A computed fold for a 101-nucleotide RNA from a sheep gut metagenome, annotated as SAM riboswitch aptamer (S box leader). The RNAcentral record of the sequence draws on MGnify. It matches the Rfam family "SAM riboswitch aptamer (S box leader)". Rfam links the family to the GO term regulation of gene expression. The prediction has a mean pLDDT of 82.
RNA sequence: CUUAUCGAGAGUGGCUGAGGGACCGGCCCUUUGACGCCACGGCAACCUGUUUCCUUUUGAGGCAAGGUGCCAAUUCCGGCUCCUGUUGGAGCAAAGAUGAG
Numbered sequence: 001c002u003u004a005u006c007g008a009g010a011g012u013g014g015c016u017g018a019g020g021g022a023c024c025g026g027c028c029c030u031u032u033g034a035c036g037c038c039a040c041g042g043c044a045a046c047c048u049g050u051u052u053c054c055u056u057u058u059g060a061g062g063c064a065a066g067g068u069g070c071c072a073a074u075u076c077c078g079g080c081u082c083c084u085g086u087u088g089g090a091g092c093a094a095a096g097a098u099g100a101g
Stems, first nucleotide, its partner, number of pairs: 001101006011040005019029003023078001025077002041071003046067003049063005075095001079092005
């Protein structure tokens, strides 16, 4: 840079000790211990693998051994458009994250 996905899912313990949630802001989490690291566990099914059905190819599934990823809040919200009396809802974008190339 290209492309796919992002409404679901899944935590305990130990060490440490004040910040953290990408981002000015809002809102939230946090000394009843955040963030981080380690151990064990789990979720998921993107890639590899394996397997069932169908089959020209394609396609639709199962398993979860390997490579990643993830385990507060929709990717927490946010911008634009539309609907809506308010609340709120829908769609699209931007940015970001992850996989594959």